[in-house]
Context: one part of a larger RNA
Parts: sequence; structure tokens; C1' cells
RNA sequence: UUUUCCUUAAGGAACUCGGCAAAAAAGCGGCCGUAAGUUAGCGAUAAGGCCUGCCCACAGCAAUGUGGGCCGCAGCGAAAGUAUCCCUAGCGACUGUUUACUACAAACACAGCUCACUGCUAACUCGCAAGAGGAUGUAUAGUGGGUGACACCUGACCGAUGCGAGAAGGUUAACGUUGUCGGUGCAUGCAGCAAUGUAUGUGCUGAGCGACUGAAGCCCUCGUCAAUGUCAGCGGUAACUAUAACCGUUCUAAGGUAGCGCAAUUCCUUUCCGGGUAAGUUCCGGAGCGCACGAAUGGUGUAACGACUGGGGAACUGUCUCAAGGAAAAGCUCG
Repeated sequence: UUUUCCUUAAGGAACUCGGCAAAAAAGCGGCCGUAAGUUAGCGAUAAGGCCUGCCCACAGCAAUGUGGGCCGCAGCGAAAGUAUCCCUAGCGACUGUUUACUACAAACACAGCUCACUGCUAACUCGCAAGAGGAUGUAUAGUGGGUGACACCUGACCGAUGCGAGAAGGUUAACGUUGUCGGUGCAUGCAGCAAUGUAUGUGCUGAGCGACUGAAGCCCUCGUCAAUGUCAGCGGUAACUAUAACCGUUCUAAGGUAGCGCAAUUCCUUUCCGGGUAAGUUCCGGAGCGCACGAAUGGUGUAACGACUGGGGAACUGUCUCAAGGAAAAGCUCG
């Protein structure tokens, strides 16, 4: 000096991002007592208070109870082991799961809700296939997507994108049929001495050029948002002022409903008012033109639960004011 422990005057969170760490209380028994809230199960060992040894007598099978007495600072008399508690808000209903090796959570899952597909050789998944799972199941079943207990609810819009249904019309491929144009072989006729040219017929051929035929799709018509998504602006108006139930106008597929709201979302912002404190950028309640909440990418509540997160309090303490002392080990020297 470091590590691991122990003790500490007065104060008691003034420390710190934060009571981190430590301390303390209670102590698996017995008696009493126990609030708000609530899904009536809980909350709850809530909180809080008291008792605990030994001897004698009595009751009792006993556990134990009642009465009397005795000792100590102390009676679960040691050791081991063994909840701190209360108030309030956020998130997630809950038990559970997770980044083996920096994240255990508000993330994932979940029961419940909902949508879509699937009639059985099912849909779907694996496999080139045979085949297998699904399932020795059969729509109260199986698969896939979303939401996430429960309570009250889940508004408007189908213009765009997607999906489903439809079939009158438009557009539309290869193949097939056919024509034309070209290349080339053969035969024949004609011209020419010949090479060759030309005409007809016949065969092959072309990423050549047209015509006819030609499905789905797309265009088109409907439907569908617990499908992907979207849910306005400007001006004026009431007998103080302010504000605007109201009026006008433009655009739109339709203009954000209920509920909530400075929020895990609010830039301005330490918004404003109230509470708590001597003093509060945090916290709680209220307000609301919400830069840029909002209804299953769910909205708002919610008892219980949480090694979750924020705020306050009691108790307690070397966290601190501000350090001090002690024990053991290591470091150093020698062997």
C1' cells in the first nucleotide's frame, strides 16, 4: 500500500445518477390485531402489539392450560439457518422464456379475441422422386397472420396498394394454319456454242415479313380495412373584453369519433395552476390548438403479480460531514 473483516463520539442520506454498498428491524412457534382496493380468490405473515427460562400444585392420555414461586442485563439465553416495511405512479395481466461469453426487461411467450385458408389423396411442411409428417386426426379439426387475461369499447374512408369474385368489351405469348419475300436441290420448256439467264412444277430451308386462331394476366365492374394504409385548409361572427355554439368558401376517398393527453409520445419547455420541500428541470393531481396520442402496428381502465422503472416516507446505518482505531492475509527482507 492492497484485500477481507470488526468497532466508532455527535449528526443520520447532508453521499450519490440512484440509499450502490453496509447497517438495522422482524425472527419458520403461540396469543391478539390487521386498512384502502378487489376479478370476493385475494390484499395478508398487511401494518402493529404481546409472550417464550426454571421449580411446585392442579386439570388432561398427551400436546397444553391455569395458579403460585425463583434467578439473571438478557429465557427461540449459544451456533447454524432465517422477510425490512409503508404510500404513490408507469409498463407488462399473471406462472413462464431470452441475447451460452457486457442487455432478464416494458422484449418473447401465454390463455382469451379475431381474420384467412383447408371437404380429406385436405390445406400446409420436408423431399428430384418414391414417400413421410399433418393424422391412425376430419371444420368443436388442422395450418398461417394479427392482437394479447379481465372490464367498457373498437369511429370515418375502398380514391391508391393488396386480396376475393366477375365476365361483355379492349390488349396480349408460344404452338398451329396460311400467304408473301429470299436462299438452295432436282425435273422440264425456252434463249444461248457454252458458262449462264429465264419460266413452270416439285422438295428442303429462314432468330425474315404479314394474316387467321390463341389462355391466364393487365385494362375493366363489384366487394373487402381485427387487409397495407389514410383520417384538411382559409376567412368572418354574440350587448365590456375574450372566445365562437354559428356562417361562408376551397379541396378530399373520407376529413380523427369515444377515450386519453406536456405522456416511455410536447420542439417551444424547468408550459400554466395546485400538492409535497425551507428550497422540487424529477414526482403526483388538474388544464389542453395534441411541433408530431387515438381505437386489435388496438384505445382507456384495472385487483393480483414483478431480482422491471420513477417519486416520497419510517426504521437503520462510516454512504457522507471526516475520518480514526483494531484483526488477519499478501506485498518487502532472510532462509